[in-house]
RNA sequence: AUGAAAACAAGGGGAGAGACUGCAUUUGUGGCGCCGAAGGAGCAAACAAUGAUGAAUUUCGUUGUGAAUCUCUCAGGCAAAAGUACUCUUGUUGGACG
Numbered sequence: 001a002u003g004a005a006a007a008c009a010a011g012g013g014g015a016g017a018g019a020c021u022g023c024a025u026u027u028g029u030g031g032c033g034c035c036g037a038a039g040g041a042g043c044a045a046a047c048a049a050u051g052a053u054g055a056a057u058u059u060c061g062u063u064g065u066g067a068a069u070c071u072c073u074c075a076g077g078c079a080a081a082a083g084u085a086c087u088c089u090u091g092u093u094g095g096a097c098g
Base pairs, nucleotide, nucleotide: 006093007092008091009090010089011088012087013086018032020031021030022029023028033078034077035076039074040072041071042070046065047064048063049062050061051060052059
């Protein structure tokens, strides 16, 4: 001195699904119906180990690692507001690469 990944802060953008209904009331609790983008959980390919088979880095089984905007709907949410994964800008930390 160029200043990557990653982390934090501020600001902007940011969907979905009943303003259903009963009771109680001050935002609570039940019934039915829904949503997936806080969070959480599950798995594919691949790789590794192991057992059997076998000429073989072949085939089969077991175990482990193993992603998501996929799946589940525990949690959360279903007027508005708030919040939301993700994304953009700025700043700080950082220090890959040159």
Predicted 3D model of a 98-nucleotide RNA (Glycine riboswitch aptamer) from Pseudoneobacillus rhizosphaerae. Taxonomically the source falls in Pseudoneobacillus (Bacteria, Bacillati, Bacillota, Bacillaceae). Its mean pLDDT, the model's own confidence on a scale to 100, is 79.